[in-house]
RNA sequence: GCCUUUAUGGCCAAGUUGGUAAGGCAUCGCACUAGUAAUGCGGAGAUCCUCGGUUCAAAUCCGAGUGAAGGCA
Numbered sequence: 001g002c003c004u005u006u007a008u009g010g011c012c013a014a015g016u017u018g019g020u021a022a023g024g025c026a027u028c029g030c031a032c033u034a035g036u037a038a039u040g041c042g043g044a045g046a047u048c049c050u051c052g053g054u055u056c057a058a059a060u061c062c063g064a065g066u067g068a069a070g071g072c073a
Base pairs, nucleotide, nucleotide: 001072002071003070004069005068006067007066010025011024012023019056027043028042029041030040031039049065050064051063052062053061
């Protein structure tokens, strides 16, 4: 330098044909307990790496850039 894959809450992670983001851990509250842990119930938390484009509508499609992993030279 070229090619491929990848980037989603604090962490992990789903989202298969575009229709407004599931789940787990952690966290907070309540119940249970003599108290803690465990367990159960409930809550909050992501405009999806950045910018631009297409579209009525973009995490998803297109372009450029940045970071990470791998391959070729």